Transfer RNA from Candidatus Nealsonbacteria bacterium RIFOXYB1_FULL_40_15, 72 nucleotides, folded computationally. NCBI's taxonomy places the organism under Bacteria, Bacteria candidate phyla, Candidatus Nealsoniibacteriota. The sequence is in RNAcentral, with records from ENA. The prediction has a mean pLDDT of 83. It matches the Rfam family "tRNA". The family's RNA type in Rfam is transfer RNA. The same sequence occurs in records of 2 taxa.
């Protein structure tokens, strides 16, 4: 300087171009003498920023910010 991979919830990670989800965590509840597992429930997201293509973009493009990896 090249190349690849990757950036979604508080944390780990999904989503063939057609309602953004799941686990744990957080909050309420239910049971218990009671605390913990259980169990039933609520919230919580400008999908890294900016622009394109499209009836429609977390997904396709192109440009930048950062993380990780390799080559020099």
């Nucleotide at each position: 300087g090249c190349c690849g991979a990757g950036a979604u919830a508080g944390c780990u990670c999904a989503a063939u171009g057609g309602c953004a989800g799941a686990g744990c965590a957080a909050c309420g509840g239910u049971a218990u003498c009671g605390u913990a597992a259980a169990c039933c429930g609520u919230a919580g997201g400008u999908u890294g920023c900016g622009a394109g293509u499209u009836c429609g973009a977390c997904u396709c493009u192109c440009g930048c910010u950062c993380u990780c990896g390799g080559c020099u």